[in-house]
c-di-GMP-I riboswitch aptamer from an Actinomycetes bacterium, 81 nucleotides, folded computationally.
RNA sequence: ACCUGGAAAGGGCAAACCCGUCACGAGGCGGGGGCGCAAAGCCAAGGGUCUCUCCAGCUGGGAGACAGCCUGGCUGCCAAA
Repeated sequence: ACCUGGAAAGGGCAAACCCGUCACGAGGCGGGGGCGCAAAGCCAAGGGUCUCUCCAGCUGGGAGACAGCCUGGCUGCCAAA
C1' cells in the first nucleotide's frame, strides 16, 4: 500500500414517529427521537420504486423524488484475525 475486517480504540451517521417549515406531490430542510448501518460519506450513470403531467389508451412521452432499493464511480477512520 492492497485485500479483508470492524476484535480493540476513537468516533460517525440516524429509521419509524412527533413538532416546525418548503413543495401540487413523491419528498426536502431544522429540532427532538433511535430502528439500524463498516461506508447509512458524496455522485442520479444504469436499473428499480414513487410523484406530477401529456395522451383515447399503454408496454408510450415529458418533468421530478428516493443514495437507508440494487448495481456502479469517487473518497474516508482504525488494524486484532
Its mean pLDDT, the model's own confidence on a scale to 100, is 87.